Context: one part of a larger RNA
RNA sequence: GGCGUAUGGGGAAUGCCUAGGCUCUCAGAGGCGAUGAAGGACGUGAUAAGCUGCGAAAAGCUGCGGGGAUUGGCACAUACGAUGUGAUCCGCAGAUAUCCGAAUGGGGCAACCCACUAUAUUGAAGAUAUAGUAUCCGCAAGGAGGCAAACCCGGGGAACUGAAACAUCUAAGUACCCGGAGGAGAAGAAAACAACAGUGAUUCCGUAAGUAGCGGCGAGCGAACGCGGAGUAGCCCAAACCUAUUUUGUUACGGCAAGAUAGGGGUAAUAGGACCACGCUAUUCGAUGCUUAAUGAAUUAGAAUCUACUGGAAAGUAGAACCAAAGAGGGUGAUAGUCCCGUAUAGGUAAGUUAAGUUAUUGAUAGUGGUAUCCUGAGUAGUGCGGGGCACGUGAAACCUUGCAUGAAUUCGCCGGGACCAUCCGGUAAGGCUAAAUACUCCUGAGAGACCGAUAGUGAACCAGUACCGUGAGGGAAAGGUGAAAAGAACCCUGAAUAAGGGAGUGAAAUAGAUCCUGAAACCAUACGCUU
Numbered sequence: 001g002g003c004g005u006a007u008g009g010g011g012a013a014u015g016c017c018u019a020g021g022c023u024c025u026c027a028g029a030g031g032c033g034a035u036g037a038a039g040g041a042c043g044u045g046a047u048a049a050g051c052u053g054c055g056a057a058a059a060g061c062u063g064c065g066g067g068g069a070u071u072g073g074c075a076c077a078u079a080c081g082a083u084g085u086g087a088u089c090c091g092c093a094g095a096u097a098u099c100c101g102a103a104u105g106g107g108g109c110a111a112c113c114c115a116c117u118a119u120a121u122u123g124a125a126g127a128u129a130u131a132g133u134a135u136c137c138g139c140a141a142g143g144a145g146g147c148a149a150a151c152c153c154g155g156g157g158a159a160c161u162g163a164a165a166c167a168u169c170u171a172a173g174u175a176c177c178c179g180g181a182g183g184a185g186a187a188g189a190a191a192a193c194a195a196c197a198g199u200g201a202u203u204c205c206g207u208a209a210g211u212a213g214c215g216g217c218g219a220g221c222g223a224a225c226g227c228g229g230a231g232u233a234g235c236c237c238a239a240a241c242c243u244a245u246u247u248u249g250u251u252a253c254g255g256c257a258a259g260a261u262a263g264g265g266g267u268a269a270u271a272g273g274a275c276c277a278c279g280c281u282a283u284u285c286g287a288u289g290c291u292u293a294a295u296g297a298a299u300u301a302g303a304a305u306c307u308a309c310u311g312g313a314a315a316g317u318a319g320a321a322c323c324a325a326a327g328a329g330g331g332u333g334a335u336a337g338u339c340c341c342g343u344a345u346a347g348g349u350a351a352g353u354u355a356a357g358u359u360a361u362u363g364a365u366a367g368u369g370g371u372a373u374c375c376u377g378a379g380u381a382g383u384g385c386g387g388g389g390c391a392c393g394u395g396a397a398a399c400c401u402u403g404c405a406u407g408a409a410u411u412c413g414c415c416g417g418g419a420c421c422a423u424c425c426g427g428u429a430a431g432g433c434u435a436a437a438u439a440c441u442c443c444u445g446a447g448a449g450a451c452c453g454a455u456a457g458u459g460a461a462c463c464a465g466u467a468c469c470g471u472g473a474g475g476g477a478a479a480g481g482u483g484a485a486a487a488g489a490a491c492c493c494u495g496a497a498u499a500a501g502g503g504a505g506u507g508a509a510a511u512a513g514a515u516c517c518u519g520a521a522a523c524c525a526u527a528c529g530c531u532u
Stems, first nucleotide, its partner, number of pairs: 001531009015517001016481002020452002022449007029441002031147002039100003042055003046078001050074002061094006070082003105114003115133007135144003151182001152180005162169001166216001192199002203230005213221002234433003237377001241264010269411001271376004275370004284364005289358007299347003305320005321338002323327001329341003382406008392418001413428005468475002488516001491503004
């Protein structure tokens, strides 16, 4: 020096565990904000650095309800308190709520500085206290502003990439920016589809179908009709006409005409309405209120086991019992239906919510015939040029939309049925509203998992968006486990020692001693054996 065996050090893998995550289901909620939000700064405790709570009334104040013995958060200890005159705690409703922040009296390098007006202390100056003083919209009353995870609508709108290069094309109307709304949003009651048969607003799902098509006919893009489902709901204006008020014009002062405002009327395609004639006070539905019922916070009741043995400990084993509308789950010194919390079940009230009934108030709603006249959405429909959207790239390119230029008809009307024309069929544009079926989850409650188990699972199981890095935008960790219980090692010794260790003691165990469960390997050492 090598090998082997044994014993240690070192190290933190492995095993076991879970306080935290992940993905869903059901239900709720779907907003907060000038009555000052979200988010912060600074304070606040007997002692108080941090976290949590709270706000100069500051780990809190008041009322009501629950509850019934402890209690002053995490968090020990000491001191001092609170509490059956009902505390702590839980629920509901209030009070207080510094400064910054939309931040809003002006300013500002956020948490700071400086004002003005009115009133009071006051007779005056200064000072202090209280209230007010931003901008925009609106006649006023009043409203807006900012924040927030996704979902939704609108206005703008890429590139990488693919086409094996690349330009049309694709990626994609995606990412991203801006505006807006709601618990959903958008769409929506046919100027729709269809095809000689019919359907009957919209939305969503399945299918039709990777079909018909579009396409440097490349890469790729990609419907609809119809059928099957989910869910269903339809309405209101403008106008004609009538009335009232008012303005203007005109007048022969009797009025007439036009306009404006308000009320009635009226809303359709087998055209309807005004108007004229007839008829009728009938039917149905909604909102608010009242009554009843259900639901609804904290919360209440809630069955049934003992002995022996092993053991540090019984829930284990043995024996003998019991409950079960409860043998879900968790805890307890090992594995507990009957020890504890619970569970099944049964109760309970405030605000609120829902349903039914009621009629009290109030609102809405309907017919028949006639057809001479009147009305039925105009810079609109359409056309030309240039674009965009439609699965559809200009194509035979309809349809929708519109920047520029033009520009109708008026029910014997007008539009569409994929160039265009005719026949036929369908519809009635140029005003508006509309629940449900659909999308999403920052958040609350209950629950689930052939999901993870500390290099996993969120970046974060732990005081994590922290420490740290960066001028900044931004980037971004590591870090869990003594024991059943601290019983966390009194006392003694070595030592310079409050280091460290050895005894002693606790404990089932201390090679469980706080760098603490288990404790692999690398690496290091000691002892012994063999060997060069």
The part of an RNA shown here (large-subunit ribosomal RNA, domain I) has 532 nucleotides and comes from a metagenome. The coordinates come from a structure-prediction model, not an experiment, and the mean pLDDT is 82. RNAcentral holds the full RNA, with entries from SILVA.